[in-house]
RNA sequence: GGGCGCGUAGUUAAGUGGUAUAACAUCUCUCUGAUAAAGAGAAGGCCGAAGGUUCGAUUCCUUCCGCGCCCA
Numbered sequence: 001g002g003g004c005g006c007g008u009a010g011u012u013a014a015g016u017g018g019u020a021u022a023a024c025a026u027c028u029c030u031c032u033g034a035u036a037a038a039g040a041g042a043a044g045g046c047c048g049a050a051g052g053u054u055c056g057a058u059u060c061c062u063u064c065c066g067c068g069c070c071c072a
Stems, first nucleotide, its partner, number of pairs: 001071007010024004018055001026042005048064005
């Protein structure tokens, strides 16, 4: 330098056009003498950045940033 993949909650992942889900972690409650486990609930991200297409974009297109793999 060329090609490909990935970037979503504190962490790991799902979601492939209609205002984002799960598990673990965190907080509260129940249970217990107390803790753990278990059960119930809550909070937490506008999706790597900027543009474009669209009535509408995490999703499609372009450029850039970061990470990984392959080729040279």
Molecule: transfer RNA
Organism: Candidatus Staskawiczbacteria bacterium RIFCSPHIGHO2_01_FULL_36_16